The RNA shown here (small-subunit ribosomal RNA) has 1477 nucleotides and comes from a soil metagenome. The prediction has a mean pLDDT of 85. Its Rfam family is "Bacterial small subunit ribosomal RNA".
RNA sequence: AGAGUUUGAUCCUGGCUCAGGAUGAACGCUGGCGGCGUGCCUAAUACAUGCAAGUCGAACGGAGGUGCAGCAAUGCACUUUAGUGGCGACCGGGUGCGUAACACGUAGCUAACCUGCCCCUCAGCGGGGGAUAACUGCCUGAAAGGGCAGCUAAUACCGCAUGAAGUCGGAGAGAACAAAUAUUUCUGACUAAACUUACGGGGUUGAGGGAGGGGGCUGCGGCCCAUCAGGUAGUUGGUGCGGUAAAAGCGCACCAAGCCGACGACGGGUAGGGGGCCUGAGAGGGUGGUCCCCCACACUGGGACUGACAACGGCCCAGACUCCUACGGGAGGCAGCAGUAAGGGAUAUUGCGCAAUGGGCGAAAGCCUGACGCAGCAACGCCGCGUGGAGGAAGAAGGCCUUCGGGUCGUAAACUUCUUUUAGCAGGGACGAGGAAGGACGGUACCUGCGGAAUCAGUCACGGCUAACUACGUGCCAGCAGCCGCGGUAAAACGUAGGUGGCAAGCGUUAUCCGGAAUUACUGGGCGUAAAGGGUGUGCAGGCGGGGUGACAAGUGGUGUAUGAAAUGUCCCAGCUUAACUGGGAGGGGUUAUGCCAGACUGUCACUCUAGAGGACGAGAGAGGGGGGUGGAAUUCCGGGUGUAGUGGUGAAAUGCGUAGAGAUCCGGAGGAACCCCAGAGGCGAAGGCGGCCCCCUGGCUCGUACCUGACGCUCAGCCACGAAAGCAUGGGGAGCGAACGGGAUUAGAAACCCCGGUAGUCCAUGCCGUAAACGAUGCAAACUAGGCGCUGACGGUCUCAACCCCGCCGGUGCCGCAGCUAACGCGCUAAGUUUGCCGCCUGGGGAGUACGGUCGCAAGGCUAAAACUCAAAGGAAUUGACGGGGGCCCGCACAAGCAGCGGAGCGUGUGGUUUAAUUCGAGGCUACACGAAGAACCUUACCUGGGCUUGACAUGACACUAGUAGGGAAGCGAAAGCGGACCGACCCGCAAGGGAGGUGUCACAGGUGCUGCAUGGCUGUCGUCAGCUCGUGCCGUGAGGUGUUAGGUUAAGUCCUGUAACGAGCGCAACCCCCGGAGCCAGUUACACGUGUCUGGCUCGACUGCCCGUGACAAGCGGGAGGAAGGUGGGGAUGACGUCAAGUCAGCAUGGCCUUUAUGUCCAGGGCUACACACACGCUACAAUGGCCGGUACAAUGGGUUGCCAAGCCGCAAGGCGGAGCUAAUCCUAGCAAAGCCGGUCACAGUUCGGAUUGUGGGCUGCAACCCGCCCACAUGAAGUCGGAGUUGCUAGUAACCGCAGGUCAGCCAUACUGCGGUGAAUACGUUCCCGGGCCUUGUACACACCGCCCGUCACGUCAUGGGAGCUGGUCACGCCUGAAGCCAGUAGGCUAACCGCAAGGAUGCCGCUGUCCAAGGCAGGGCCGGUGACUGGGACGAAGUCGUAACAAGGUAGCUGUAGCGGAAGCUGCGGCUG
Repeated sequence: AGAGUUUGAUCCUGGCUCAGGAUGAACGCUGGCGGCGUGCCUAAUACAUGCAAGUCGAACGGAGGUGCAGCAAUGCACUUUAGUGGCGACCGGGUGCGUAACACGUAGCUAACCUGCCCCUCAGCGGGGGAUAACUGCCUGAAAGGGCAGCUAAUACCGCAUGAAGUCGGAGAGAACAAAUAUUUCUGACUAAACUUACGGGGUUGAGGGAGGGGGCUGCGGCCCAUCAGGUAGUUGGUGCGGUAAAAGCGCACCAAGCCGACGACGGGUAGGGGGCCUGAGAGGGUGGUCCCCCACACUGGGACUGACAACGGCCCAGACUCCUACGGGAGGCAGCAGUAAGGGAUAUUGCGCAAUGGGCGAAAGCCUGACGCAGCAACGCCGCGUGGAGGAAGAAGGCCUUCGGGUCGUAAACUUCUUUUAGCAGGGACGAGGAAGGACGGUACCUGCGGAAUCAGUCACGGCUAACUACGUGCCAGCAGCCGCGGUAAAACGUAGGUGGCAAGCGUUAUCCGGAAUUACUGGGCGUAAAGGGUGUGCAGGCGGGGUGACAAGUGGUGUAUGAAAUGUCCCAGCUUAACUGGGAGGGGUUAUGCCAGACUGUCACUCUAGAGGACGAGAGAGGGGGGUGGAAUUCCGGGUGUAGUGGUGAAAUGCGUAGAGAUCCGGAGGAACCCCAGAGGCGAAGGCGGCCCCCUGGCUCGUACCUGACGCUCAGCCACGAAAGCAUGGGGAGCGAACGGGAUUAGAAACCCCGGUAGUCCAUGCCGUAAACGAUGCAAACUAGGCGCUGACGGUCUCAACCCCGCCGGUGCCGCAGCUAACGCGCUAAGUUUGCCGCCUGGGGAGUACGGUCGCAAGGCUAAAACUCAAAGGAAUUGACGGGGGCCCGCACAAGCAGCGGAGCGUGUGGUUUAAUUCGAGGCUACACGAAGAACCUUACCUGGGCUUGACAUGACACUAGUAGGGAAGCGAAAGCGGACCGACCCGCAAGGGAGGUGUCACAGGUGCUGCAUGGCUGUCGUCAGCUCGUGCCGUGAGGUGUUAGGUUAAGUCCUGUAACGAGCGCAACCCCCGGAGCCAGUUACACGUGUCUGGCUCGACUGCCCGUGACAAGCGGGAGGAAGGUGGGGAUGACGUCAAGUCAGCAUGGCCUUUAUGUCCAGGGCUACACACACGCUACAAUGGCCGGUACAAUGGGUUGCCAAGCCGCAAGGCGGAGCUAAUCCUAGCAAAGCCGGUCACAGUUCGGAUUGUGGGCUGCAACCCGCCCACAUGAAGUCGGAGUUGCUAGUAACCGCAGGUCAGCCAUACUGCGGUGAAUACGUUCCCGGGCCUUGUACACACCGCCCGUCACGUCAUGGGAGCUGGUCACGCCUGAAGCCAGUAGGCUAACCGCAAGGAUGCCGCUGUCCAAGGCAGGGCCGGUGACUGGGACGAAGUCGUAACAAGGUAGCUGUAGCGGAAGCUGCGGCUG
């Protein structure tokens, strides 16, 4: 520091995701040690049990115990302690409910206050009194407890005295500073105390001061929602009184009507705050656990008491809950430490000790202390250590992989040697304790010794991001996944294994936060087209603001002071062996307060200026606005005339109108709406918008002059005003047009497009609505920054008689363009450039401009405006293609023009389908279908049925065996294969033994036309013999990419020429090769023939736009002509660029992988591939007279031939047979080679003398064999068919058509096929509009699997979240009324009443009671807000291949989009206005 992901690729925008760090964590797997920390985040849920606050006998009286003295009573001492009394219990400890607040933080104020214990100072402590607990007795209750009577003490309680001092009152003095007050003088009244002792002291009262602690007030600071905008009645202030330690509406009475709020009141939601912590470069963002400070709370709510101060382990009341109960009543509050239950993903011991630190009490000893110190549990975190170190092979075994060679785990192990941290055992053994003793931790840390490599490694990942790859299994299954995405038979992505990478006592996952994210942008973003400029203006608040001088010092800068607790963080140093941890020091930290200084800039005040702004005066242009009037053309209607059969409308029609007279035409009239030409990229207006002419009223603008004012300015949330069309209300008006609606067409349908009608509406007046692609998709204002060319308004100069032209300047409005900007397109003084001010707006797509709420509206609806859920994109610009029912140019038997066909018939063949035991398999639009098949009766053969074989029909290797061996092989069985085996019977090397070959057996293996052509090689088809496809360098572009290859000509051609930021080059084109056509020369067998020649085959020549004319750009070339056998590539062939179709072929061959192995191999027999209701394809033969038949007669070429072609001759009607000559072939044969042709005859239009299918009989041939299932011959039979619907094929010249001949395959042949050969031999092409295919350029695109593309909406089904909803239900918040506990306060005087007064009666006082105000809780009733749920219902999202249509993207087939309105199954259609995207 970045990376992945939108595309075919690119750049940009933009979201999503990842790598980092962190945690009070949890979960999975694993787990050796130690140190230091941390550990209920949830139910402030409920709690069993124990403990967590007591202490003082030196305040007091008792009681118990012990001891001593005493006979005892008793006394004394010691000790224990229930009670009275004192102090403490308000600290410490817990929690985070509540609280948005002076709660917290920070800085101040308190002259408006309090303060026990502690310290200092001053002054005191005199003299009396009455009670009461304990205790005793009695009563009562289950208990908790309580009652009555009696006794008693005090540092308990109460009078009195004293009063330095204090408080209050009065009088005076009196600052800062007006009042008041502090301070001070005099005076009156009032107010204290307690004792104890070991005689040192302790305690106590009053007053003053201090320290520390606290109360109150204030400035500033720190959450979300404006879909919370108005709030407030003690409310705001005053006066008086009350109240408090103390200011104050804190409370009350009266008076006034204020107070708060857009600088966010009020309301709602959430939340303890801070020091800090995490992250970040920082600014920020997030967070508030442990530690520290503050606050709040203590079952929930209320209340007071005590006390210096108030209540977790105090009291009273109410409520909920739990427990005890004898049912009458009682008890309780772990958010203290442990612990339990519950909740939860989840969080520990009912431990030890007061030794240390700290706290309470005490004079002290000491007691108490779950504060605290320690230990236990937990890898929860951080830190440290270890599981060994060194040597050790061309490298063990084993695993995995393998191309079988090897590679890898791997110096890893073994083995040798060394060490002993840690763990274990043993011995010693602390500091922590400030004079001695005293240590929970702890026999711990630490030290020493002993033995032994001994006791100790996992986890995650390995497709990219991201470091790390192979094998097997699986087969869109199982599964993975953070994003992109993997998995459909070779998966580095799933699972396992081996290996590798990372980290390591941990490793991963999940959750959350920051970062990356400049993705809320203060630092540090944007808004023409990506999300984003408000429809427009006026303008208050607010923000910002020209030049000069002076003053002030608020902002600003500097400096000082105070404070910003400690801890934390940073740096330095130090202590634990190191580190974590801890200690010491330094430095840092504020939008703080305050003193002083500065005076540039901002601000404030004062004065001034004229450049901004405004005014004045003088000119001027204009569809600017409102009102009133008026004119002509046209449409329609009405009346009349002329006139007759149509008119109208369309792609074509029809509906409609018309013989009751239309349309056409003429005249007259009526009415409404809009204003031709002028008219322009023109003008005006803020925008919407504005167009005949005239008049009235009225707004703005420009130019000129520089006369006046003197910053008066810019912008603008809210408010207000204006605001196309449609729409609404009321009333008019209504010619034309025209949603809806009716009809006619079109169509599969046509709710549309087209046509005929037509209502609202369009028009006017008044009032609403307030929206548009309200667009320059570009807010307003100002300044600055090259030019060029227009239009428009004014002015100046020049010139002129006057103008025009020309030059200049200001305003407006356009085009091009430099710099610059921009992702690009583009913008470019009218900025999208460079800057400033202010406003509005954006933050991924969908959901959605929707719901709810609010508000406006008569309504339609507008404005404001979410969330759940869902996706990994959605987008912008540009690029290359492809495509278009876009355009231009140009080709091709592409159409057209022709000729012959196919499609109908019969037959042949192939295919589909069906059938079958099997009908083997493949080929599937063009580019499968007489294709693989250039030959299926057996064989072929792969299929089926049945019968056999199992190292096999075939190959190689190893081992063993084998001498009458290998091989041949009769009888017999069998369908054959095979079984069988009489008999016959070998070879090579070697002296021999033996070996080889052969055979048999066993083991490796063979075999497979089994699968995958989507794993492949090779080959092939097709576009297409189309003219294209690329590269190097350069140049252009951020880039994909472009240029070159485009352009002007030309060509069959990217052929050539010219031009040109390109210059060259390659693969293609062409040429080079073969055949045919002319000529020359040479040669010639077996050819013809007797040489001049034909023929054969070899060499060479010939054609190159070379020549002429024209044309063209002086080009390339084109047109014509001459010559020539041939003329502009002469005809034909071979030759097929980069690539496309996952095209075809695993069955031609080869081949990876998979499958099979007594079978999917192999052998054999028979069957099948030949089936047959049908359908298609390629053909043959025909339908006849241009013909059939009969007779006669003429002329080829290419080929083939020895298991072959086969002559002559003979036989047979013929197929054929006999026969055997010749020929290994320019020799012989096929073959006398042909047929159409020609000559003659017949047939006369007929299902025929056409046609030959089908069938019968008899024959011939091949073959082991013609039944399934061959060909041929003869005789007989003679079917359909009379020229073929829609549609469709071939061919442009020696071509089509017609005619025959030959060959391959092959025993034969189902060949009418195929490949060749020659014979006869046409017609037509105006032309490129259309169909098909193709090339180049261009254009649009939402396509890129590329139009067989993409894609919209309804409907149906499933899932999910959500709105409405009769309601039902819960929470919360106040208000009204009722009741009203405890309690304070006030009142009252019913009861009681020790101290004081009084001789007494009585009084005073106090307590209880009663009454009242207030008030918690409760009740009744209505309401606000927020949830849950709800029959039904609305839309939405997602889901595999459902249904209907085709709306959009190419002119998407009616250009699209848009606001509005109507209509329609749905997309949508139509009207009106607008936009060009």